A computed fold for a 72-nucleotide RNA from Vicugna pacos, annotated as transfer RNA. It matches the Rfam family "tRNA". Rfam links the family to the GO term triplet codon-amino acid adaptor activity. Rfam's curators write: Transfer RNA (tRNA) molecules are approximately 80 nucleotides in length. Rfam classes the family as a transfer RNA. Its mean pLDDT, the model's own confidence on a scale to 100, is 80.
């Protein structure tokens, strides 16, 4: 220099156009002498950034930016 592949709660990851979820973690009750482990029910992220097609975009298209990797 040039290919692939990656970004999405604190951390691990899912989500192929129609109102962002799961596990673990965290607070709270319940349970117990008391802790764990079980249960209930919550907090918590607009989806790396700018644009761009679309009634509509994490999601499709462009340019970037970070960290990975492979060629040279």
């Nucleotide at each position: 220099g040039g290919g692939g592949a990656u970004a999405u709660g604190g951390c691990u990851c899912a989500g192929u156009g129609g109102c962002a979820g799961a596990g673990c973690a965290c607070a709270u009750g319940c349970u117990u002498a008391g802790c764990a482990c079980g249960c209930a029910g919550g907090a918590g992220g607009g989806c790396c950034u700018g644009g761009g097609u679309u009634c509509a975009a994490u999601u499709c298209c462009c340019a970037g930016u970070a960290a990975c990797u492979c060629c040279a």
The sequence is in RNAcentral, with records from Rfam.